The prediction has a mean pLDDT of 81. A computed fold for a 538-nucleotide part of an RNA from a Thermoplasmata archaeon, annotated as large-subunit ribosomal RNA, domain I. The full RNA is in RNAcentral, with records from ENA.
Context: one part of a larger RNA
RNA sequence: CCUGUCAGUUGGGGAAUGGCUGGGCUCGGGCGCCGAUGAAGGUCGUGCCAAGCUGCGAUAAGCGGUGGGUAGGCGCAAGGAACCUUUGAUCCACCGAUCACCGAAUCGGAACUCCGGUCCCGCAAGGGACAUUCCGAAAGGAAAGGGAACCCCCCGAAGUAAAGCAUUCUAGUAGGGGGAGGACAAGAAAUCAACCGAGAUGCCGUGAGUAAAGGCGAUCGAAAACGGCAGAGGACAAACCGAAUCCCCGUUCGAUGAGGACGGGGAGAUGUGGGGUAGUGGACCUUCGUACUCGCGGGCUUCCGAAGCCGAACGCGCCUGGAAAGGCGGACCAAAGAGGGUGAAAGUCCCGUACGCGAAUGGAAGAGGCGAGAUUGGAGGUAUCCUGAGUACCGUGCGUUGGAUAUCGCGCGGGAAGCUGGGAGGUACAGUCUUCCGAUCCUAAAUACGUCCCGAGACCGAUAGCGCAUUAGUAGUGCGAACGAACGCUGAAAAGUACCUCGGAAGGGAGGUGAAAAGAGCCUGAAACCAACUGAUG
Numbered sequence: 001c002c003u004g005u006c007a008g009u010u011g012g013g014g015a016a017u018g019g020c021u022g023g024g025c026u027c028g029g030g031c032g033c034c035g036a037u038g039a040a041g042g043u044c045g046u047g048c049c050a051a052g053c054u055g056c057g058a059u060a061a062g063c064g065g066u067g068g069g070u071a072g073g074c075g076c077a078a079g080g081a082a083c084c085u086u087u088g089a090u091c092c093a094c095c096g097a098u099c100a101c102c103g104a105a106u107c108g109g110a111a112c113u114c115c116g117g118u119c120c121c122g123c124a125a126g127g128g129a130c131a132u133u134c135c136g137a138a139a140g141g142a143a144a145g146g147g148a149a150c151c152c153c154c155c156g157a158a159g160u161a162a163a164g165c166a167u168u169c170u171a172g173u174a175g176g177g178g179g180a181g182g183a184c185a186a187g188a189a190a191u192c193a194a195c196c197g198a199g200a201u202g203c204c205g206u207g208a209g210u211a212a213a214g215g216c217g218a219u220c221g222a223a224a225a226c227g228g229c230a231g232a233g234g235a236c237a238a239a240c241c242g243a244a245u246c247c248c249c250g251u252u253c254g255a256u257g258a259g260g261a262c263g264g265g266g267a268g269a270u271g272u273g274g275g276g277u278a279g280u281g282g283a284c285c286u287u288c289g290u291a292c293u294c295g296c297g298g299g300c301u302u303c304c305g306a307a308g309c310c311g312a313a314c315g316c317g318c319c320u321g322g323a324a325a326g327g328c329g330g331a332c333c334a335a336a337g338a339g340g341g342u343g344a345a346a347g348u349c350c351c352g353u354a355c356g357c358g359a360a361u362g363g364a365a366g367a368g369g370c371g372a373g374a375u376u377g378g379a380g381g382u383a384u385c386c387u388g389a390g391u392a393c394c395g396u397g398c399g400u401u402g403g404a405u406a407u408c409g410c411g412c413g414g415g416a417a418g419c420u421g422g423g424a425g426g427u428a429c430a431g432u433c434u435u436c437c438g439a440u441c442c443u444a445a446a447u448a449c450g451u452c453c454c455g456a457g458a459c460c461g462a463u464a465g466c467g468c469a470u471u472a473g474u475a476g477u478g479c480g481a482a483c484g485a486a487c488g489c490u491g492a493a494a495a496g497u498a499c500c501u502c503g504g505a506a507g508g509g510a511g512g513u514g515a516a517a518a519g520a521g522c523c524u525g526a527a528a529c530c531a532a533c534u535g536a537u538g
Base pairs, nucleotide, nucleotide: 003538004537005536006535007534008533009532010531011530012529018523019489020488023460024459025457026456027455028454029453030452031450032449033146034145041102042101043100044057045056046055048080049079052076053075063096064095065094066093067092068091072084073083107116108115109114117130118129119128120127121126132143133142134141135140150181151179152178153177154176155175161168165215191198192197202229203228204227205226213219233442234441235440236388240274241273244272245267246266247265248264249263250262251261252260253259279387281386282385283384284381285380286379287378288377292373293372294371295370296369300366301365302364303363304362308357309356314330316329317328318327319326331348332347333337339351340350341349393414394413395412396411397410398409399408421437422436423435424434425433476483477482496522500509501508502507
């Protein structure tokens, strides 16, 4: 000197860690449908320069009005240019106008966002009408399609479990179809109960993993009752009366209302309307006899809601520092000491917070007014009349259920009674007893869910939390159904390094900014790994 090893130092590399959070997650509250007046969702456009997102639609980051609000504005987005604005812009709330093409898509078609018609109006440019089904005589009207989950109905698996497997289980689940709504469904006893009684339905707790079902295996699995939440009951068919009823159009009164009057047309005797509706029944007969219920909103009153408005108290002194909100000292407010921001840690600097206030439009309630409709109801009588049929029920076969002989439903075959009636009371039959009245309909609330809005959190903090904190269902993958990422952080402020210099540039030197280079994939900056230097050792 070279090389190997080790150690240290300096740097590179890398992105862990710490800190942060314009995002998520969960809970609570609110709110809950949209659409032929063309939705949801898209395509294409639209900017002075414009690729993406956002907004908007040939009036195209916008046009008009009403209200709020105040000095700046011209979206994310920082640049240049041009422009707007105290004659009140931008912005916010509400109401309007415009709103290309596709899409239920609806004039016809289509090889998808395109093509082609007929008629009417118009000088033209251009505008309008023309689908299907249902209701209707017509005029005219309705429907369709979409919606995260929730809800109802119909169809309906398999992996699996049974340590095999077939009944069984998984499970009436997944999946498919139809339908409704802000909820849906259910719902005013032919119910339970047990000799005591309850009194529609739903939901929660308990009953109870009980009764029951079950190759009585695996497993499955109620109800009454009780405690709570909520609370509400009504309308027909029929008996009897018999057009006393309703709809459309026109005129008129009324407040552009409810409603009334008149005229014309229609529905309706296969019955409009009145009456009446579970038993202490109703019709019907006799008698007494009260005063209620519903609809409308022009004006009035009150409240809610909403863009927003008001809103106390230190420009205190000194110290450190780049910066004071920190430290020391002194003062004040508080129905406000929640929170966030401001050059570090602020009740008194800013936004706010507490208490209050707030409209054109909108919503709710009330008074008063107007209008409409019955006469509700009580007592007595009971001669007569009425009270839901291929139903109840029986047989049989399936499905279903905890439902066992005794759940519910369906197919087939039979098939009642009718108030001196009928069903039920977990086998059948008979007799008592108890209880209810099917075969017609409607019905809030308590309940479910979360597309959406608000608030909160002993939730997460960028490999976490949603798949997505960022162009995210994007980039990308797949013929397709479908699958599906990664990427956050300069600084208080860009003050984002002028000028000089080497270099083609990148980059470097010197210099400047800054508290600090934190110097752009820039906070912190671990480890692996790499290099240089120094030392030790061979």
Taxonomically the source falls in Thermoplasmata (Archaea, Methanobacteriati, Thermoplasmatota).